[in-house]
Predicted 3D model of a 136-nucleotide RNA (c-di-AMP riboswitch aptamer (ydaO/yuaA leader)) from Tepidiforma sp. Its mean pLDDT, the model's own confidence on a scale to 100, is 79.
Formats: sequence, C1' cells, structure tokens
RNA sequence: GUGCACCACCUGCCUAGUGCGCCACAGCGGCGCAGCGGGGGACCCAUCACCCCGGGGCGAACGCGGCCACCCGGCCGCCAGGGCGCCUUCCGCCCGAGCCCGUCAGCUAACCCCGUCGGCAGUCUGGAAGGCCUGG
Repeated sequence: GUGCACCACCUGCCUAGUGCGCCACAGCGGCGCAGCGGGGGACCCAUCACCCCGGGGCGAACGCGGCCACCCGGCCGCCAGGGCGCCUUCCGCCCGAGCCCGUCAGCUAACCCCGUCGGCAGUCUGGAAGGCCUGG
C1' cells in the first nucleotide's frame, strides 16, 4: 500500500417502524407521552337471485403465458405496482416476496383495539438535464 473479516462511531437506503421521559438494569428490560402506521365500529349509501367456492386482513408484491411434473410444486418470460439517499423528467439498475385472522368483519361519525419490527450500504450518494435549498 492492497484485499478480506470483525467491532465501535458516523453518514445514508428499504420499511409505518421514529423522538422524548420515568423506573429498573450489568443488563439489553418494563411503563408512559408524542409522531407515524394498521384494524374494528352507525344513520345514509352500497349489497341482496342461482351455481361453484367459506370469508377477510397487512404489504409495491396483482396477474398472464410457456415448459417440466403422478401430486405438491419447480423453472423461464412478461406485467399491474414499487425502490434507487432535495424535487421533476429521461436513461440505467433492482424488487415484483412473505405473513396473519379463524366461520367473522362493505362504507362508516362518535367510540374501541393493535404495531412502532426487521433487513442493507459506505465517499460520493447510478448517470444526465432543469429547478430548489443551503454554505463558502
């Protein structure tokens, strides 16, 4: 000097998932407030038949086509939609999962309840243009 790995701090990204206070603790906890997010819940409105199928919620993650396969499923491509560190546009890159309730829930004022996880990156925020803000 370079590469890799670990720890701490700092700066950022996805996500609602942040800030503060009190109590406690040699442990990583408990409680509360605020902020943010989600669910239930009237009148009115909507729905109301038959068959199959129970139905519903969080989330960007909804769907379509092809191949393999006895089944469960697996693989490939496309797509609604979503992300890339001030905003918009264009280009480029990436995601397009998973989980929960348990026969029950349309909307919904008052009112009631719940969550505040987890996963990543590292000197310029992927590039350009036009703006905006701030500093020198």

The sequence was found by an Rfam model in a public genome assembly. Taxonomically the source falls in Tepidiforma (Bacteria, Bacillati, Chloroflexota, Tepidiformia). The model forms 96% of the base pairs in the Rfam consensus.